[in-house]
A computed fold for a 74-nucleotide RNA from a Verrucomicrobiia bacterium, annotated as transfer RNA. Rfam family: tRNA. Rfam describes the family as follows. Transfer RNA (tRNA) molecules are approximately 80 nucleotides in length. It is annotated as a transfer RNA. NCBI's taxonomy places the organism under Bacteria, Pseudomonadati, Verrucomicrobiota, Verrucomicrobiia.
RNA sequence: CGGGGUGUAGCGCAGCCUGGUAGCGCGCGUCGUUCGGGACGACGAGGUCGUGAGUUCGAACCUCACCACCCCGA
Numbered sequence: 001c002g003g004g005g006u007g008u009a010g011c012g013c014a015g016c017c018u019g020g021u022a023g024c025g026c027g028c029g030u031c032g033u034u035c036g037g038g039a040c041g042a043c044g045a046g047g048u049c050g051u052g053a054g055u056u057c058g059a060a061c062c063u064c065a066c067c068a069c070c071c072c073g074a
Base pairs, nucleotide, nucleotide: 001073002072003071004070005069006068007067010026011025012024013023020057028044029043030042031041032040050066051065052064053063054062
């Protein structure tokens, strides 16, 4: 320098193909259960979807540029 992949909640990931309410598990908080804890159950909090721009009525999703990390080639 060229090509490919990944980036979404504290952690691990799905959702992207086919644009239309942002979700699952673990973790965290409150309550119940228990003498107490664990386990279990109920409820809840937590997200500028890597950054910026464009297209669109509407973008995690499509387009472009950039950033970080990983792999391959030179």